[in-house]
The RNA shown here (c-di-AMP riboswitch aptamer (ydaO/yuaA leader)) has 126 nucleotides and comes from Calditrichales bacterium MX18-03. Lineage of the source: Bacteria > Pseudomonadati > Calditrichota > Calditrichia > Calditrichales. It matches the Rfam family "c-di-AMP riboswitch aptamer (ydaO/yuaA leader)". About the family: This family represents a conserved RNA structure found upstream of the ydaO and yuaA genes in Bacillus subtilis and related genes in other bacteria. Its family is annotated with cyclic-di-AMP binding and regulation of gene expression in the Gene Ontology. Of the family's consensus pairs, 92% are formed in the model.
């Protein structure tokens, strides 16, 4: 002195998943998902939500290639350009859409010195 690893602080990222209050149990505010328009019998062959995450081809299957869409490169919009992602799950026979009105969620994993250009805005000091 280089690498690497762990733990804490700042900053950040993907996502709705943040802030405050309360000794605590838990309450709000913001965000952000559902359901909300007629009975009755039969039937089960389906049907439907969340999410960018839908789809093709090949394959026995695992998977591979490509794609619809998405994200990130450190304030916002455009272009360009370099890097990924393109999953998973829930409901349970049932749900177009929507006022009124009812009810859920606020998780969970991550990171680096961070391309260029053009515009139009903010703060700040003179």
């Nucleotide at each position: 002195g280089c690498a690497g690893g762990u733990g804490g602080u700042a900053a950040g990222c993907u996502g709705a998943a943040u802030c405050c209050c309360u000794a605590a149990g838990g309450g709000g505010a913001g965000c952000g998902g559902g359901g909300g328009a007629c009975a009755u019998a039969c039937a089960u062959u389906g049907g439907g939500g969340u999410g960018a995450a839908c789809g093709g081809u090949c394959g026995a299957a695992a998977g591979a290639c490509c794609c619809a869409g998405g994200g990130c490169g450190a304030a916002c919009u455009c272009u360009c350009u370099g890097c990924c992602c393109g999953a998973a799950u829930c409901c349970g026979g049932c749900a177009a859409c929507u006022a009124a009105c009812c009810u859920c969620g606020u998780a969970a994993g991550c990171u680096g010195u961070g391309g260029a250009g053009a515009g139009g805005a903010g703060c700040g000091u003179a």